The part of an RNA shown here (small-subunit ribosomal RNA, central domain) has 350 nucleotides and comes from a sediment metagenome.
Rfam family: Bacterial small subunit ribosomal RNA.
Its mean pLDDT, the model's own confidence on a scale to 100, is 86.
The full RNA is in RNAcentral, with records from SILVA.
Context: one part of a larger RNA
């Protein structure tokens, strides 16, 4: 390189938008580049093949034919692919109508604990563990009742459950705002899939620059444990944990399973539309969709599992992999205030 591959054996990029580029639905139809054929011309000889001759044989030689793959030109075909023009609804997109939701962003408000602080009642303890002690109290603690006051989180409801491209989202209400489904088949007509590069989100933990600061709690400090004990336990406690502005760009960022699209038995729960049935209504029943979970045909899989949400048959792009280690490391290059990220080897060794 040809091939194999990527849930767990090496591999799907943390997700998305979209750029070139691949790739592309149904019918007519132009042209004939792409293919397909014929013609002719080129393709030095040698060489290889084949056949027939010639050196007694052979190697070797010699004479035809031929093989290769092409390359120009000129005719002709028109299924596919392209192309010109024209038309369709099935793909996609609009448009009305319902209904669902922790999707997003801003603000206001709420009760519960929690901690402080002031004040009443009260009096010797409390707190803490395995079990002390370090802590806290008669300058009145824990308890308990009332006031004020502060930040943070948002029990039940809550579910196999909803939303969201992932990260992720949860108290109430208002404001602004994305996405999606489901009927209607009324409107555009292929306007589509992927998607190198770019671009823009992106958990926690760090970083800057101001504010905050209750509870927690790296650092550190004391009590204990222990042979030690820079832990595990228990009493303090700063960063951070929270706000906003800006960075950082990384996770077991997982479904360890890329994204689009057809197909290819079913059962059975749930969340959501819709139809038909009932019904005064609402449920129930029946069907049809879209998500979400359990179980399983056929298949597939090394096995384990997977199975219409596929890891099953198939296509179109991407993007990844190629013995263990050195090493996700070194140099270099880009980025970053730093921490660091990206990108990425060898020598050597098993």
């Nucleotide at each position: 390189u040809u091939g194999g591959g990527c849930g767990u054996a090496a591999a799907g990029a943390g997700c998305a938008u979209g750029u070139a580029g691949g790739u592309g639905g149904u019918c007519c139809u132009u042209c004939a580049a792409g293919u397909c054929u014929u013609u002719u011309g080129u393709a030095a000889a040698a060489g290889g093949c084949c056949g027939c001759c010639g050196c007694c044989u052979a190697a070797c030689g010699g004479c035809g034919g031929u093989u290769u793959c092409g390359c120009a030109a000129a005719g002709g075909a028109u299924a596919c692919u392209g192309u010109u023009g024209g038309a369709c609804u099935g793909g996609a997109g609009g448009a009305g109508a319902u209904a669902a939701g922790a999707g997003g962003c801003u603000g206001a408000c709420g009760g519960a604990a929690c901690a402080c602080a002031c004040g009443g009642u009260g009096u010797a303890g409390g707190g803490g563990u395995g079990a002390a002690a370090u802590c806290c109290g008669u300058u009145g603690a824990u308890a308990u009742c009332g006031u004020g006051u502060g930040g943070a989180a948002c029990a039940c409801c809550a579910a196999a459950g909803g939303c969201g491209a992932a990260g992720g989202c949860a108290g109430u209400c208002a404001g602004c705002u994305g996405g999606g489904a489901u009927c209607u088949u009324c409107c555009u007509g292929a306007c589509a899939c992927u998607g190198a590069g770019a671009u823009g989100c992106g958990a926690a933990a760090g970083c800057g620059u101001g504010g905050g600061g209750a509870g927690c709690a790296a650092a550190a400090a004391g009590g204990a444990u222990u042979a030690g004990a820079u832990a595990c336990c228990c009493u303090u406690g700063u960063a951070g944990u929270c706000c906003a502005c800006g960075c950082c760009c990384u996770a077991a960022a997982c479904g360890a399973u890329g994204c689009a699209u057809g197909c290819u038995a079913g059962c059975u729960g749930u969340u959501u539309c819709g139809a038909g049935u009932a019904u005064c209504g609402a449920c129930c029943c029946u069907c049809g969709g879209a998500g979400u979970g359990g179980c399983g045909a056929a298949g597939u899989u090394a096995a384990c599992g997977c199975g219409u949400u596929a890891a099953g048959c198939a296509u179109g792009c991407c993007g990844c992999c190629u013995g263990g280690g050195a090493a996700g490391u070194a140099c270099g290059g880009c980025c970053g205030c730093a921490a660091g990220g990206c990108u990425a080897a060898a020598a050597c060794u098993c």